[in-house]
Context: one part of a larger RNA
């Protein structure tokens, strides 16, 4: 290779969009490329195998046989695949009617809090901790009241609550803007699903320029603690955090669980929608659909557990794994402004 696998043992790509391929609903006709059927040639001889003979057996030999799972060709079959032409509509999309939502971008604009100036009142403390002490105060601090600055982030509402492909998204208001959710069943009529490559998103930290800097806070200074303290604890604090533009591309990018599709006992919260019942009406009860959670059967599973949001049953396409360690390292390509990324070996060694 075959196989057998990917919650936790090695293994699911961080996530979309889609390109070749790849698999693809219901029907009729046709066609005969896959497929299938006997048929002809052909597939040297030896040899393998089976029967019968020759050297006294036997190796070893003659003779015959079956087999040569393959290839043309030419005829037939037409259920499934492909191929054409036609119809349908259960997929998948438009469309008409609601309703929800931190989904995304842009601009505006509010409150509380810190800190920071300004002016009162006031006076010796304040801060900080296991306990100090470095700090800050008599040049007037904390404390308190008013009045400015600024710059972040947004209590309560708040929820195994929503919404988004991920990553992520939460004061409030307007403008653009993207999906997804029910009903209706008017409309196209298989337009599908996955996707190698490709292209796009992608926390945080870092990386060029330019602003901005309240608070918090790597490096870095000082206090302690200790034996020692390049930590933990305390007082400063600079980069950064933040905003525009462009880079980068990584993570425990976790549900450590790849997408789609069908199926397969239940209970029980919770978000969004319809639909019946019953009311004067909200409620309540029933039932349906879509998302979100616990329990649980059957089943799976080493176990732990999963269990209609599967880890069961099954079909279709991607990605990946094949002892540990050397190593995600080395060397070479790509890519980056660098930091570094991606793709990734071997030698030896247990």
């Nucleotide at each position: 290779u075959u196989g057998g696998g990917c919650g936790u043992a090695a293994a699911g790509g961080g996530c979309g969009c889609g390109u070749a391929g790849g698999c693809g609903g219901u029907u009729u006709c046709u066609u005969a490329a896959g497929u299938c059927a006997g048929g002809u040639g052909u597939g040297a001889a030896a040899g393998c195998c089976c029967c019968c003979g020759g050297c006294u057996c036997a190796a070893c030999u003659g003779g015959g046989g079956a087999g040569u799972u393959g290839c043309a060709c030419a005829u037939g079959a037409u259920a499934c695949u492909g191929g054409g032409a036609g119809a349908c509509u259960a997929g998948a999309g438009u469309g008409c009617a609601g309703g929800a939502g931190a989904g995304g971008a842009a601009a505006g604009u509010g409150g509380a809090a810190u800190u920071c100036c300004g002016u009162g009142u006031g006076u010796a403390g304040c801060g900080g901790u296991g306990a100090a002490a470095u700090g800050c105060g008599u040049a007037g601090a904390u404390a308190u009241a008013c009045g400015g600055a600024g710059g972040a982030a947004c209590a309560c509402c708040a929820g195994u609550g929503g919404c988004g492909a991920a990553g992520g998204c939460g004061g409030c208001u307007u403008u653009c803007u993207g999906g997804a959710c029910u009903g209706c069943a008017a409309c196209u009529g298989a337009c599908g699903c996955u996707g190698a490559g490709g292209c796009g998103c992608g926390a945080a930290a870092g990386c060029u320029g330019g602003g901005g800097g309240a608070g918090c806070g790597a490096a870095c200074g000082g206090g302690a603690u200790u034996a020692g303290a390049u930590a933990c604890c305390c007082c400063g604090g600079u980069a950064g955090u933040c905003c525009c533009a462009g880079c980068c591309g990584u993570a425990a990018a976790c549900a450590a669980u790849g997408g789609a599709u069908g199926c397969u006992a239940g209970g029980u919260g919770u978000g969004g929608g319809g639909g019946g019942u019953a009311u004067c009406g909200a409620c309540c009860c029933c039932u349906u659909c879509c998302g979100u959670g616990c329990c649980g059967c059957a089943g799976u599973c080493a176990a732990c557990a999963c269990a209609a949001u599967a880890a069961g049953c099954a079909u279709c396409c991607c990605g990946c794994c094949u002892g540990g360690g050397g190593a995600g390292u080395a060397c070479g390509g790509c890519c980056g402004c660098a930091a570094g990324g991606u793709u990734g070996a071997a030698a030896c060694u247990c």
Predicted 3D model of a 350-nucleotide part of an RNA (small-subunit ribosomal RNA, central domain) from an uncultured bacterium. Its Rfam family is "Bacterial small subunit ribosomal RNA". The prediction has a mean pLDDT of 89.